This is a predicted structure of an 87-nucleotide RNA (SAH (S-adenosyl-L-homocysteine) riboswitch aptamer) from a Pseudomonadota bacterium. Of the family's consensus pairs, 90% are formed in the model. Its Rfam family is "SAH (S-adenosyl-L-homocysteine) riboswitch aptamer". Rfam 15.1 lists 1,354 matches to the family in 1,132 species.

RNA sequence: GCUGCCGAGGGGCGCUGCAGGUCAGUUCCAUCAUGGAACCGGACACAGGCUCGGCAUGCGUUUCCCUUCCAACCGCGCCCGCCCCAA
Repeated sequence: GCUGCCGAGGGGCGCUGCAGGUCAGUUCCAUCAUGGAACCGGACACAGGCUCGGCAUGCGUUUCCCUUCCAACCGCGCCCGCCCCAA
């Protein structure tokens, strides 16, 4: 660093729906049942999928350790909370 999970980035409601996901469909492979892969993009559902940190397995990589300080962002509408300023 990749993969999975968890936490944090104040919160709630509604709407739309790209990727991914589930179901369905088509094709191929294997099968007792059924499963897998590809395709399709019909239905459902979907606005923390991003960043920072932690944990875990395996893989990859190479300078490493300690201390201190610190985030930047997130479609549309409404509402609440917190801080600052003004009135």